[in-house]
RNA sequence: AGAGUUUGAUCCUGGCUCAGGAUGAACGCUGGCGGCAUGCCUAACACAUGCAAGUCGAACGGGAAUGAUAGCUUGCUAUUAUUCUAGUGGCGGACGGGUGAGUAACACGUGAGCAACCUGCCUAAGGGAGGGGGAUAACAGCUGGAAACGGCUGCUAAUACCGCAUAAAGUGAUAGGAUCGCAUGAUCGAGAUCAUGAAAGGAGAAAUCCGCCCAUAGAUGGGCUCGCGACUGAUUAGCUAGUUGGUAGGGUAAUGGCCUACCAAGGCGACGAUCAGUAGCCGUACUGAGAGGUAGAACGGCCACAUUGGGACUGAGAUACGGCCCAGACUCCUACGGGAGGCAGCAGUGGGGGAUAUUGCACAAUGGAGGAAACUCUGAUGCAGCAAUGCCGCGUGAGGGAAGAAGAUUUUCGGAUUGUAAACCUCUGUCCCAGCCGAAGAAACGAAUGACGGUAGGCUGGGAGGAAGCUCCGGCUAACUACGUGCCAGCAGCCGCGGUAAUACGUAGGGGGCGAGCGUUAUCCGGAAUUACUGGGUGUAAAGGGUGUGUAGGCGGCUAGGCAAGUCAGGCGUGAAAUGUACAGGCUUAACCUGUGAACUGCGUUUGAAACUGCAUAGCUUGAGUAGAGUAGAGGCAAGCGGAAUUUCCGGUGUAGCGGUGAAAUGCGUAGAGAUCGGAAGGAACACCAGUGGCGAAGGCGGCUUGCUGGGCUCAAACUGACGCUGAGGCACGAAAGCAUGGGGAGCAAACAGGAUUAGAUACCCUGGUAGUCCAUGCUGUAAACGAUGAUUACUAGGUGUGGGAGGAAGACCCCUUCCGUGCCGGAGUUAACACAAUAAGUAAUCCACCUGGGGAGUACGGCCGCAAGGUUGAAACUCAAAGGAAUUGACGGGGGCCCGCACAAGCAGUGGAGUAUGUGGUUUAAUUCGAAGAUACGCGAAGAACCUUACCAGGUCUUGACAUCCGGCUAACGAAGUAGAGAUACAUUAGGUGCCCUUCGGGGAAAGUCGAGACAGGUGGUGCAUGGUUGUCGUCAGCUCGUGUCGUGAGAUGUUGGGUUAAGUCCCGCAACGAGCGCAACCCUUACUAUUAGUUACUACGCAAGAGGACUCUAAUGGGACUGCCGUUGAUAAAACGGAGGAAGGUGGGGAUGACGUCAGAUCAUCAUGCCCUUUAUGACCUGGGCAACACACGUACUACAAUGGUCAAAACAGAGGGAAGCGAAGGAGCGAUCUGGAGCGAAUCUCAAAAAAUGAUCUCAGUUCAGAUUGCAGGCUGAAACUCGCCUGCAUGAAGUUGGAAUUGCUAGUAAUCGCGGAUCAGCAUGCCGCGGUGAAUACGUUCCCGGGCCUUGUACACACCGCCCGUCACACCAUGGGAGCUGGUAAUACCCGAAGUCAAUUGUUUAACCGUAAGGAGGACGUUGCCGAAGGUAGGAUUAGUGACUGGGGUGAAGUCGUAACAAGGUAGCCGUAUCGGAAGGUGCGGCUG
Repeated sequence: AGAGUUUGAUCCUGGCUCAGGAUGAACGCUGGCGGCAUGCCUAACACAUGCAAGUCGAACGGGAAUGAUAGCUUGCUAUUAUUCUAGUGGCGGACGGGUGAGUAACACGUGAGCAACCUGCCUAAGGGAGGGGGAUAACAGCUGGAAACGGCUGCUAAUACCGCAUAAAGUGAUAGGAUCGCAUGAUCGAGAUCAUGAAAGGAGAAAUCCGCCCAUAGAUGGGCUCGCGACUGAUUAGCUAGUUGGUAGGGUAAUGGCCUACCAAGGCGACGAUCAGUAGCCGUACUGAGAGGUAGAACGGCCACAUUGGGACUGAGAUACGGCCCAGACUCCUACGGGAGGCAGCAGUGGGGGAUAUUGCACAAUGGAGGAAACUCUGAUGCAGCAAUGCCGCGUGAGGGAAGAAGAUUUUCGGAUUGUAAACCUCUGUCCCAGCCGAAGAAACGAAUGACGGUAGGCUGGGAGGAAGCUCCGGCUAACUACGUGCCAGCAGCCGCGGUAAUACGUAGGGGGCGAGCGUUAUCCGGAAUUACUGGGUGUAAAGGGUGUGUAGGCGGCUAGGCAAGUCAGGCGUGAAAUGUACAGGCUUAACCUGUGAACUGCGUUUGAAACUGCAUAGCUUGAGUAGAGUAGAGGCAAGCGGAAUUUCCGGUGUAGCGGUGAAAUGCGUAGAGAUCGGAAGGAACACCAGUGGCGAAGGCGGCUUGCUGGGCUCAAACUGACGCUGAGGCACGAAAGCAUGGGGAGCAAACAGGAUUAGAUACCCUGGUAGUCCAUGCUGUAAACGAUGAUUACUAGGUGUGGGAGGAAGACCCCUUCCGUGCCGGAGUUAACACAAUAAGUAAUCCACCUGGGGAGUACGGCCGCAAGGUUGAAACUCAAAGGAAUUGACGGGGGCCCGCACAAGCAGUGGAGUAUGUGGUUUAAUUCGAAGAUACGCGAAGAACCUUACCAGGUCUUGACAUCCGGCUAACGAAGUAGAGAUACAUUAGGUGCCCUUCGGGGAAAGUCGAGACAGGUGGUGCAUGGUUGUCGUCAGCUCGUGUCGUGAGAUGUUGGGUUAAGUCCCGCAACGAGCGCAACCCUUACUAUUAGUUACUACGCAAGAGGACUCUAAUGGGACUGCCGUUGAUAAAACGGAGGAAGGUGGGGAUGACGUCAGAUCAUCAUGCCCUUUAUGACCUGGGCAACACACGUACUACAAUGGUCAAAACAGAGGGAAGCGAAGGAGCGAUCUGGAGCGAAUCUCAAAAAAUGAUCUCAGUUCAGAUUGCAGGCUGAAACUCGCCUGCAUGAAGUUGGAAUUGCUAGUAAUCGCGGAUCAGCAUGCCGCGGUGAAUACGUUCCCGGGCCUUGUACACACCGCCCGUCACACCAUGGGAGCUGGUAAUACCCGAAGUCAAUUGUUUAACCGUAAGGAGGACGUUGCCGAAGGUAGGAUUAGUGACUGGGGUGAAGUCGUAACAAGGUAGCCGUAUCGGAAGGUGCGGCUG
């Protein structure tokens, strides 16, 4: 410090996720030691048991025990000493310890203040303590009660209680003096007068000490007040009656509405009151570069609380955790009458929970209470125990050791890895075990005193022995293989893996990381500049308010001097300690601990500075405004006037249609329409001018005239003198639609009706038509209210239009200068890009508004506004990993342009109808083997299924196998005849036959056969979506790319586009491109002409032949020839095109072979090869028979026909290319014929198949025929073991459909179509198929509008699996969260009223009373009782608020391949969208206005 994830790819915006650190943690697996820390985050839930606050006998009386002494009735009395002690009394139980419920508050932090206060114990200094009194517990007796606990009578003490005396510097009153303060006021004089106003003793032999009382000062601790600081919500906007203030009084330690009475009507609040929710606050901790964000465990400071609520008492201090009273809840005891209790102290228990420890030791240390002290108490504390909970340290060994062991994993079978790892050898001893020694912590004057602890530590001995796991390995992110699984099981932080070859699941091996831990989960910060102060944005990504005016607020021109609030500098105080940090030091080190320094960025105070801001003062004119002179304008409001047009009505002329559409129909019209002429009525809107022209803040504004009225601009510079800018709320304006009331209503026109279209058509189109549109007065307050661009100010190159002014010159033109507006282009700059660019989206400044992923949703609830429609403000649950912007390349478009093709058109012949052949589907079957499926399957694989083929079916058989290799044994191999069987095969038997190489002659080897065992064979079984190879198609279309350069942030672009031209990315020209490659073309074959050479079997002028020849025909080898080369015209002088000449051939002469990058997961695992899977007495192999040939039907491809361009008959000619030895087969002969016989010749320019056919002539004369030949019968032939299923051919007989074929559709542009025959492959036999060959031999093409396919350029796009795309809404089903909902059930905080405990305060005529007064009566004072105010809990009531729940209901979200349509994206097939109204199953349609996205 970044990374992954939106896309085919790119840049950006933007969210989600990860890597880091941390924790009082928990969970899973694992676990050796030590040190230091930490350990109920949940139920402030309930608590058994023990302990946690006592102490003092030197305050007091008594009691008990022990000892001593004395008396003696030897177990009693007295005295005394010591110890212990219940009670009275004193001090302490207000500290220490716990918890965080409450609290949004002067509770906390920080800094001030108290002239408005208190302070036990402690310190310092001053003074004092005289003399009395009355009780009471304990105790004793009696007595109540179950107990707790009492009651009565009697006795008694004090440092307990109470008067009196004495005393002032206290307090109060009175009258004064001095000094001081910010005000109230304060201080001082041992000032003056009067009143009031204390005390306690104990110990000791004593000194003396400890106490006591009054008062002063200090210290410590507290109380109160104030400034500032620190949570969320405005869907909480108003709150407040003791409320705010005053006077008087009360109360308090003290101020104060703290309380009471009276008076006034204030006080708080947009700088957020009140209300609601949440929360102890801080030092600090975590994180972060910092600024910040989060947290408030442990340690420390403060606060609050102690079962819940209320209350006071005592006291220096409490409204009191281990005190009291009352009420509530709960628990316990009970004799039912009544009592007891409070672990949020330390342990511990139950419960809750994912989760948190011992009912330990000691007061040795530190500290606390009491005490004169000894000492006692102390769950504070010091220690130990438990827990890897965290941090830190150490170890589990070190060195050597290759046969690279075994095992494991893997493998291409060679090996590789684990791996110096182990074994083995040599060492060491941290830890461990055993033994011995053994602290510091202890500070006291000496002695004594150690829980921890026989611990830390030291020494000796022993022995590698007892001590390693967890997680990950697709990318992010370091680390890979095998097997299993097969969208299953599972993984997953995000992207995503898994559907038979998974580095992503599970296991194993190996590897990476960390290590006594490792992973996961949770939470916080970071990364996140993703709330942006540091440090973001708003044209199109989320985001500028519809517009103005203006309040508060924020900001603000020039000059001068002043002040000093902000600002800056210095000093002082404070900022507790701890923490953190720097440097040192102490534990072996570290964690940890200690010391010192700096720091603690803050607050307060003081001294100074005066540039800037601020404040007040004095001026200035440039900002702003006023007055003046001009000027343009659809600026606004009101009234009046005008013509054109539509419609309606009246009248005339006139006759059959009009109207409307893609085409029609509805509609109007013979009752006279439409057309035309004249007249009248009425409403609405204002052609031309008219213009990216004008005006206005925006919405908006358009005939003409008049009236009223707002604003702008220019000129000049007279006046004011900063008067300015912006603007939360507020107020005003605000298209269309809509609402209310009343008018008006010509045209248009939601709704509606009808007609069309359509599968439907609640639409588009047509005919009608109502609200509305218009006017007046109100309301509504929204729009794509847009420049999707807030307002203002200043600055920053130009060019060119246009509107309104002014100036220069004599001037209306032109030109120049300048101001204000309004456009275009463009540089810098900006921007993600597009683009913006003086009218900024540039550079700066001020103010306002708004944004923070998509959906849910501008929805719900609540508030406000509205007559309503609705507007405004405006969430959450849940869900997704994207949503989005700009640009790029493709693809696509019922977008555009250019071009090509038998693509259409023009023609010829067909197919589709019939019969047959053949292939396919379907059906059938035991099986009808399998594959091919739009084009690119269907006379296709198959160039030929009777057996075989054959893969299918039935039956019968075999299991190392029909076939291959290896090992062992035997035998040469080979091989005829027999029996059984359908055969495979089985049995029996051997006639014949005895090979090759080496040899030491024993034998061995090769090859072959057979037997045996196992490795293995075999598979036309699966997967063409695992593959190779081959192939079809786009398409013989003209395209597809690269290098370098250039442009762009980039994907990419350029080149390859453009102007011409071509069959062609063919060529030329131009051009930030220049070149190149694969394609095109050419090179190859063939055909057409020719030359040369050569030639037998060909040919022949010689010829009967033989022979001869080398001219011709032919054959076949090498050449030539054609290149737009020549001429002309056109063209840019180019490329090229057109015409011509010559030529056998002319513009690639004709044909073929040749198929770019790629597309279709195209086809083929059944040609072959091949991975993986499956099978192995079977899915392999053999055999016989059957099937592939079935047959209601449908489709494709062909053949033959329907006839006269023909049939039949006759006769004579003319091809080319092929085949032939298990072959072709001549002549001759037989047969009507198929064919048979025959066997010449020929491995072929020699022989043979072999006859070409159409053509020609004659006849038939338009018929189901002398057409057509299916079907069937009989008789034959051929091949072959075999012709039934199931071959071909012949003869005779039979003689079906069919008379030119609906919608639709195919081929073909010249030696082509059409027509005619011939040959070949396969093959025993079998062709209408296929592949070839030649004969005869046409018609037509104006042209590119349209259909189909393709190429190039351009445009739009929400597509990229690429239009067979994407995608919207209703409905149906399932699940999820949520709104409403008759209601129901809880909680909370207040209010009003009732009741009213304890208790303070007040009153008191009842009862009662030791101290004081009084001789007494009695009094003062007190207690009890009673009453009153207040008063907790409780009750009642109505609302408020907040949760839960609820029949039913509303929409929303998510789901596998459901239903209906097709709304949007292309002109998306009616351009889309916004607002509004209305209608409709639904998307949506239509009207009105607006926008261009």
The RNA shown here (small-subunit ribosomal RNA) has 1493 nucleotides and comes from uncultured Ruminococcus sp. The organism belongs to Ruminococcus, within Bacteria.